This is a predicted structure of a 345-nucleotide part of an RNA (small-subunit ribosomal RNA, central domain) from an uncultured organism. The prediction has a mean pLDDT of 88. The full RNA is in RNAcentral, with records from ENA, Greengenes and SILVA. Rfam family: Bacterial small subunit ribosomal RNA. Gene Ontology terms of the family: ribosome and structural constituent of ribosome.
Context: one part of a larger RNA
RNA sequence: UUGGGCGUAAAGCGCGACUAGGUGGUUAUGUAAAUCUGAUGUGAAAAUGCGGGGCUCAACUCUGUAUUGCGUUGGAAACUGCAUGACUACAGUACUGGAGAGGUAAGCCGAACUACACGUGUAGACGUGAAAUUCGUAGAUAUUUGUAGGAAUGCCGAUGGAGAAGCCAGCUUACUGGACAGAUAUUGACGCUAAAGCGUGAAAGCGUGGGUAGCAAACAGGAUUAGAUACUCUGGUAGUACACGCCGUAAUCGAUGAUUAUUAGGUGUUGGGGGUCGAACUUCAGCGCCCAAGCUAACGCGAUAAGUAAUCCGCCUGGGGAGUACGUACGCAAGUAUGAAACUC
Numbered sequence: 001u002u003g004g005g006c007g008u009a010a011a012g013c014g015c016g017a018c019u020a021g022g023u024g025g026u027u028a029u030g031u032a033a034a035u036c037u038g039a040u041g042u043g044a045a046a047a048u049g050c051g052g053g054g055c056u057c058a059a060c061u062c063u064g065u066a067u068u069g070c071g072u073u074g075g076a077a078a079c080u081g082c083a084u085g086a087c088u089a090c091a092g093u094a095c096u097g098g099a100g101a102g103g104u105a106a107g108c109c110g111a112a113c114u115a116c117a118c119g120u121g122u123a124g125a126c127g128u129g130a131a132a133u134u135c136g137u138a139g140a141u142a143u144u145u146g147u148a149g150g151a152a153u154g155c156c157g158a159u160g161g162a163g164a165a166g167c168c169a170g171c172u173u174a175c176u177g178g179a180c181a182g183a184u185a186u187u188g189a190c191g192c193u194a195a196a197g198c199g200u201g202a203a204a205g206c207g208u209g210g211g212u213a214g215c216a217a218a219c220a221g222g223a224u225u226a227g228a229u230a231c232u233c234u235g236g237u238a239g240u241a242c243a244c245g246c247c248g249u250a251a252u253c254g255a256u257g258a259u260u261a262u263u264a265g266g267u268g269u270u271g272g273g274g275g276u277c278g279a280a281c282u283u284c285a286g287c288g289c290c291c292a293a294g295c296u297a298a299c300g301c302g303a304u305a306a307g308u309a310a311u312c313c314g315c316c317u318g319g320g321g322a323g324u325a326c327g328u329a330c331g332c333a334a335g336u337a338u339g340a341a342a343c344u345c
Base pairs, nucleotide, nucleotide: 003317004316005315006314007299008298012313014200015199016198021193022192023191025087026086027085028084029083030082031081033080035076036075037074038073039072040071041070042069048066049065050064051063052062053061054060091187092186093185094184095182096181097180102176103175104174105173106172107171108170113149114148115147116146117145119143120142124135125134161168205246206245207244208243209242214240215239219235220234221233222232257312258311259310260309261308262307265290266289267288268287269286270285271284272283273282274281294301295300318345319344320343327338328337329336330335
């Protein structure tokens, strides 16, 4: 390589839209590239394989055939391709409707917290397993009122909803993306997948600027301890929040790529439709649970498949060495991407 695989054993790119490529619904006619078939040329001989014969057998030798291929030419037309025409079940567009923490920007409320100021008031407060560091008679803690500030949104709230993923939650407004349902109308295969490239991508980190209430790496101190570079306590700077720009990684997880078709049921729930006075019941699209068949090494999966099939992409091929070295690309850096070998078991 072939083959076999990828939930947990090695293996699904974090996610998306798209180009090349691959692949593709129903039907008619044509064509004959692929396909099938006949003839013919060539495929040197020897060797080799197979059938038969000759040396008493064998080695040896003779003969026939194969020589899977390529070229030329005649034919077939089911399937694939190509060309032309048609269709509506894929897909899209138009219309109506309700749902939603989908996104971006601006503005605003309340609770809590901290600081500051005035008042009341007096000796403790804080903290712990116990303490101490710490704060407090220069009046703390507690309590009343006021002012300021930054960050996060209690209840509703859910096993719920939206989004391609990362992720998204106080309220209002503006702009805006997508999905779903319902009836018609319309285009007529316009589809699926997707190398490369492009975009997006939690937290931490980086650059510039302002911001900083709480929390809090680092750091300091108090304890604990044999020690304590920890757990615990008192403080506390980056950071966390904002704007713009980088970084491009995560157990980015359903550890499960995307799309399509197909294969018993039961039960809950979200958003629509039918139905009803209201229900029951029923249908479409999600989100969950339990399971038939089937699958699986087992665990389990089971219409949201890990069942049965198809198309396309990505990836795996014993452990360590190693996600290392070298080279290259990107990055301000941190580093990221690509990615070996010797050797060893």